Description: Predicted 3D model of a 76-nucleotide RNA (SAH (S-adenosyl-L-homocysteine) riboswitch aptamer) from a Pseudomonadota bacterium. Rfam family: SAH (S-adenosyl-L-homocysteine) riboswitch aptamer. For this family Rfam cites "Riboswitches that sense S-adenosylhomocysteine and activate genes involved in coenzyme recycling" (Wang et al., Mol Cell, 2008). It was read from a public genome assembly, where an Rfam model found it.
[in-house]
RNA sequence: UCUGUCGAGGGGCGCUGCAGCGGAGUCGAUCCGCGACGCUCGGCCGGAAUGAAAUACGCAAGGGCGCCCUCCAACC
Numbered sequence: 001u002c003u004g005u006c007g008a009g010g011g012g013c014g015c016u017g018c019a020g021c022g023g024a025g026u027c028g029a030u031c032c033g034c035g036a037c038g039c040u041c042g043g044c045c046g047g048a049a050u051g052a053a054a055u056a057c058g059c060a061a062g063g064g065c066g067c068c069c070u071c072c073a074a075c076c
Stems, first nucleotide, its partner, number of pairs: 001047002004044006010069006018038001020034005037062001
């Protein structure tokens, strides 16, 4: 650093639909369905790259539209 996977970022409901995924199609155009954690941080298997490493301390920031609950603070 990359694929996959797991966890965390308080929880939930509704809507739209891009990417993406699945299906149909004359496999072309397109149509149907799913679809707002796809983001960030950390762990693990494996791959790649690089060359210092270790220890201590500390610790998030974001996420279309609308609503609800929870938590904290302020004001009345």